Model confidence (mean pLDDT): 81 of 100. A computed fold for a 73-nucleotide RNA from Volvox carteri f. nagariensis, annotated as transfer RNA. Rfam family: tRNA. The family's RNA type in Rfam is transfer RNA.
RNA sequence: GUGGGUGUGGCGCAGUGGUUAGCGCGUAGGUCUCAUAAUCCUAAUGUCGAGGGUUCGACACCCUCCACCCACA
Numbered sequence: 001g002u003g004g005g006u007g008u009g010g011c012g013c014a015g016u017g018g019u020u021a022g023c024g025c026g027u028a029g030g031u032c033u034c035a036u037a038a039u040c041c042u043a044a045u046g047u048c049g050a051g052g053g054u055u056c057g058a059c060a061c062c063c064u065c066c067a068c069c070c071a072c073a
Base pairs, nucleotide, nucleotide: 001072002071003070004069005068006067007066010025011024012023013022018056027043028042029041030040049065050064051063052062053061
C1' cells in the first nucleotide's frame, strides 16, 4: 500500500430499521451469618469510536475518517 474483520457501561458480549439499548461478570448498598463466602433483592455506571448522508424513524443501511486485529504485498 491492497483486501477483510472488529469498535455498544469497568470487563466480556447480544441487539436483521420502530415500544424504555439489554445479558453475564464485576462494583456499591441491603438480606442472611457470630463472621466470611454463597444465595436472594435493589441501585449506579452507555454522548452505541468520530463526522456526514439516506429515512417519518438509525446501535443497525451508505460514505469519509480514526483505533485495533488478520491476510497479501
About this RNA:
The sequence is in RNAcentral, with records from GtRNAdb. A source record names the gene tRNA-Met-CAT-8-1.